[in-house]
RNA sequence: GGGGGAUUAGCUCAGUUGGCUAGAGCAUCAGGCUGGCAGUCUGAGGGUCAUGGGUUCGAGUCCCAUAUUCUCCA
Numbered sequence: 001g002g003g004g005g006a007u008u009a010g011c012u013c014a015g016u017u018g019g020c021u022a023g024a025g026c027a028u029c030a031g032g033c034u035g036g037c038a039g040u041c042u043g044a045g046g047g048u049c050a051u052g053g054g055u056u057c058g059a060g061u062c063c064c065a066u067a068u069u070c071u072c073c074a
Stems, first nucleotide, its partner, number of pairs: 001073007010026004019057001028044006050066005
């Protein structure tokens, strides 16, 4: 320098053919059980879907550019 992949909650990741309010586990907070801890159960909070544009009635999903990162070739 060139090709390809990835980017969604604090962390690790789902998200079907573009369709109504975007999810799970762990973590955090509160409460129950316990004398207390651990553990477990219930509930709650937490999102610029990397950034900026485009297409569309409608975009996490399709297209383009940029950024970061992984990998392959040279």
Predicted 3D model of a 74-nucleotide RNA (transfer RNA) from bacterium UBP11_UBA4055. Its Rfam family is "tRNA". Rfam classes the family as a transfer RNA. The organism belongs to Bacteria candidate phyla, within Bacteria. Its mean pLDDT, the model's own confidence on a scale to 100, is 81.